RNA sequence: GCCACCAUAACUCAGUUGGUAGAGUAGCUGAUUCGUAAUCAGCAAGUCGGCGGUUCGACUCCGCCUGGUGGCUCCA
Numbered sequence: 001g002c003c004a005c006c007a008u009a010a011c012u013c014a015g016u017u018g019g020u021a022g023a024g025u026a027g028c029u030g031a032u033u034c035g036u037a038a039u040c041a042g043c044a045a046g047u048c049g050g051c052g053g054u055u056c057g058a059c060u061c062c063g064c065c066u067g068g069u070g071g072c073u074c075c076a
Base pairs, nucleotide, nucleotide: 001072002071003070004069005068006067007066010025011024012023013022019056027043028042029041030040031039049065050064051063052062053061
């Protein structure tokens, strides 16, 4: 330098023909307990990596960029 894949909640990850974004864990509140853990109920938490384009409508399709992983090639 080229190619492929990945980027979604604090963490690990889903998201099916493009139509208002979810789970588990963690966190907070409450119940339970003498208290803690565990358990149960509830709550909060997201410019879906960034900038554009297509579309009535984009996490989803297209282009470029950024970061990460892997492969190939060149030089030494």